[in-house]
Molecule: Bacterial RNase P class A
Organism: Polyangiales bacterium
RNA sequence: GCAGUCGCUCAGGCGGUCGCUGGUAGGAAACUACGAGAGGAACGUCCGAGCUCCACAGGGCAGGGUGCCGGUUAACGGCCGGUGCGAGCAAUCGCGAGGAAAGUGCCACAGAGAACAGACCGCCGGGCUCGAUCUCGAAAGGGAUCCGCACGGUAAGGGUGAAACGGCGGGGUAAGAGCCCACCGCGUCUCCGGUGACGGAGGCGGCACGGCAAACCCCACCCGGAGCAAGGCCACGUAAGGGAGUGGAUCGCCCGUCCGAUACUCCCGGGUAGGCUGCUAGAGGCGUACGGCAACGUGCGUCCUGGAAGAAUGAUCGUCGCCGCGCGGCGGGUAACCCAAGCGCGGAACAGAACUCGGCGUACGAGCGACUGCGGCC
Numbered sequence: 001g002c003a004g005u006c007g008c009u010c011a012g013g014c015g016g017u018c019g020c021u022g023g024u025a026g027g028a029a030a031c032u033a034c035g036a037g038a039g040g041a042a043c044g045u046c047c048g049a050g051c052u053c054c055a056c057a058g059g060g061c062a063g064g065g066u067g068c069c070g071g072u073u074a075a076c077g078g079c080c081g082g083u084g085c086g087a088g089c090a091a092u093c094g095c096g097a098g099g100a101a102a103g104u105g106c107c108a109c110a111g112a113g114a115a116c117a118g119a120c121c122g123c124c125g126g127g128c129u130c131g132a133u134c135u136c137g138a139a140a141g142g143g144a145u146c147c148g149c150a151c152g153g154u155a156a157g158g159g160u161g162a163a164a165c166g167g168c169g170g171g172g173u174a175a176g177a178g179c180c181c182a183c184c185g186c187g188u189c190u191c192c193g194g195u196g197a198c199g200g201a202g203g204c205g206g207c208a209c210g211g212c213a214a215a216c217c218c219c220a221c222c223c224g225g226a227g228c229a230a231g232g233c234c235a236c237g238u239a240a241g242g243g244a245g246u247g248g249a250u251c252g253c254c255c256g257u258c259c260g261a262u263a264c265u266c267c268c269g270g271g272u273a274g275g276c277u278g279c280u281a282g283a284g285g286c287g288u289a290c291g292g293c294a295a296c297g298u299g300c301g302u303c304c305u306g307g308a309a310g311a312a313u314g315a316u317c318g319u320c321g322c323c324g325c326g327c328g329g330c331g332g333g334u335a336a337c338c339c340a341a342g343c344g345c346g347g348a349a350c351a352g353a354a355c356u357c358g359g360c361g362u363a364c365g366a367g368c369g370a371c372u373g374c375g376g377c378c
Stems, first nucleotide, its partner, number of pairs: 001374010012320007020037002023034004039350001043361002046359005051227004058255004063223005068082005083097001084095004098218002103216002105212003120158002122154004127149002131146006166184002169181003185207001186205008231277004241268006247259003284303008322347006331338002
């Protein structure tokens, strides 16, 4: 210098003018003063909780979710640290990581054969027939090679495929084959290390047990439902209205339990569709000490007045800062070229709380740091 990996930070500052929404104070009121007022994702609403209601959140079935190990947490499908596998030269990254010797099922196309497999080509064996060539022989006849035919052997080679019933080398054989042997893989047993996932070593087994569970399924663990339009209070209106149906209870089915004929559900008609609350101090932020590799925890200190409902948190001007381009040219260099001050023009992303938190995912501008690989120079 180029290419790449990972992490962190910021999300313009200050001032003037004009506004908006809460709070406090003053005022009879209009209004005035003071102070406060969006994000890292406020977003998607994909997970997990708090909170609220449903008379019992009880059992079973069904249904849904999660799925290597250990930790962390209010909880999680998150996070942290590991293991195994995979990708990359590496930094580093990814994983749809329980079970395929419980059962069922599936494995397209191609291919001879796709799971108690399979002879298409090839290889090998003996045989047959016509023929060709060569050859032995005096002849009769024989031999060899090639072509062809059917039969048998063979899973080493070719070919098909995502996958071909362990791999590779040697022995062996007519040719071959775990048929035999070494190594690797696989299975199993023992020992050692580790909390564990798992790792290591040794013995035995001749190979049985292909893949798919994001196919059904099995195993383990978890899950009651609805959601701030939850819910509570006040005000206003009203009728013990008419019709239909039935027992009802917040997913389904069964059981249990509870409530209940002055009941409940639906439709029609009528009424009200205002205010307050829930509502913002919270598993909160920051700093620090200690424990922990870390996620995180504990203690201490300190800080914190957005709460709307056509929905505030803004607009504009000035100035400084940042980035880009152009001019410029102090200065550097043998040169190509680089470049300080200054001047001008332009630019500044994604996006807007709606009960509140913890995550994940997605969108997006700029800057900084660490590390890896390659190349150059000293």